Bacterial RNase P class A from uncultured Panacagrimonas sp., 373 nucleotides, folded computationally. Its mean pLDDT, the model's own confidence on a scale to 100, is 77. The model forms 87% of the base pairs in the Rfam consensus. The RNAcentral record of the sequence draws on MGnify. Rfam family: Bacterial RNase P class A. Rfam classes the family as a ribozyme.
RNA sequence: GAGUUGGCCGAACAAUCGCUGCUGUCGCAAGACAGGGGAGGAAAGUCCGGGCUCCAUAGGGCAGGACGCCAGGUAACGCCUGGGAGCCGCGAGGCUACGGAAAGUGCAACAGAAAACAUACCGCCGAUGGUUGGGGCAACCCUUCACAGGUAAGGUUGAAAUGGUGCGGUAAGAGCGCACCGCGGACCUGGCAACAGGGACGGCAUGGAAAACCCCGUCUGGAGCAAGACCAAAUAGGGAAGGUGAGACGGACGCAAGAAAGUCUCGACGCGCGGCCCGCGUGCCUUCCGGGUAGGUUGCUGGAGCGCUGUGGUGACGCAGCGCCUAGAGGAAUGAUUGUUCUCGACAGAACCCGGCUUACAGGCCGACUCCU
Numbered sequence: 001g002a003g004u005u006g007g008c009c010g011a012a013c014a015a016u017c018g019c020u021g022c023u024g025u026c027g028c029a030a031g032a033c034a035g036g037g038g039a040g041g042a043a044a045g046u047c048c049g050g051g052c053u054c055c056a057u058a059g060g061g062c063a064g065g066a067c068g069c070c071a072g073g074u075a076a077c078g079c080c081u082g083g084g085a086g087c088c089g090c091g092a093g094g095c096u097a098c099g100g101a102a103a104g105u106g107c108a109a110c111a112g113a114a115a116a117c118a119u120a121c122c123g124c125c126g127a128u129g130g131u132u133g134g135g136g137c138a139a140c141c142c143u144u145c146a147c148a149g150g151u152a153a154g155g156u157u158g159a160a161a162u163g164g165u166g167c168g169g170u171a172a173g174a175g176c177g178c179a180c181c182g183c184g185g186a187c188c189u190g191g192c193a194a195c196a197g198g199g200a201c202g203g204c205a206u207g208g209a210a211a212a213c214c215c216c217g218u219c220u221g222g223a224g225c226a227a228g229a230c231c232a233a234a235u236a237g238g239g240a241a242g243g244u245g246a247g248a249c250g251g252a253c254g255c256a257a258g259a260a261a262g263u264c265u266c267g268a269c270g271c272g273c274g275g276c277c278c279g280c281g282u283g284c285c286u287u288c289c290g291g292g293u294a295g296g297u298u299g300c301u302g303g304a305g306c307g308c309u310g311u312g313g314u315g316a317c318g319c320a321g322c323g324c325c326u327a328g329a330g331g332a333a334u335g336a337u338u339g340u341u342c343u344c345g346a347c348a349g350a351a352c353c354c355g356g357c358u359u360a361c362a363g364g365c366c367g368a369c370u371c372c373u
Stems, first nucleotide, its partner, number of pairs: 001371009011341007019038002022035005040347001044358002047356005052224004064220005069083005084098001085096004099215002104213002107208001121155002123151003128148002130145001133142003163181006182204001183202002187198004228298004238289007245266005253258001268282005305324008342345001
């Protein structure tokens, strides 16, 4: 100088005026005063996992969904840690949807001979059979064609082409033979395992793709704080019990307050032979009960919590001790003004809680490591 990786911060201070919880004092209350608390690393997306709540549920399965190398961590996970394999990078490091293609079905446009059955367009060869010409007494030899046939070395197509390189071999070729590499199923060694290494053996079998269906394995009931719990008006409706006359005048009685008989007016209906008695029903009135609504309270923030130290572990993380309390609103507070300073300030606002992931982010700080000079 160029990078990799892990962690942290994300304007500072003061004054004044507000907003919203808590505690204390005063106050019947409304409220006043004092003290103290008041957004984030992502509060975001709502993508996973859990707590909590209600509903459902004998047990188990199917369907559907998610995940998928191995081991561990955790309340749990699709997260994290460590390891393995493959790929990328000189390196520190980074990335991976990383089970199964010898269970089955389907797929591969165009090109190409051929895309899974094996085959052959240009080639190469033409040993063998045939053919042309010649030689030889004959066996046969030389020669020609590229017909039958052999072959898959080389070329051509494609994202992908039937192990690779070399030597031998052959008419030309070919795992046809051999060496090395790759591959295969066993064996041995190391490792908990994934896997790695090894020496023999096998001449090569099983092309790709499962982020196509599918198969295998593991997990999985549903809805969510507007969950849910408690208190509880008015109106309407439900149930039970009781009542079904009211008003005015009147004035026996009475010390008085009050008040009986009686009179008048108004007032529901049906059924029971039905008239103002009586019974039942409807209606009406009174009281009570229960459910729900408005409203209020709760759930609500002390928790798988945070910090420090010690300790076990490579690590994620666990255990122990000590200390701390750190928003809790609810149509939704967390703000505004002024002053001073600086590096002149990014993304962004809690709504039941927690663990993750992903995405956004001006700038700054610290640790470890790599490469070049």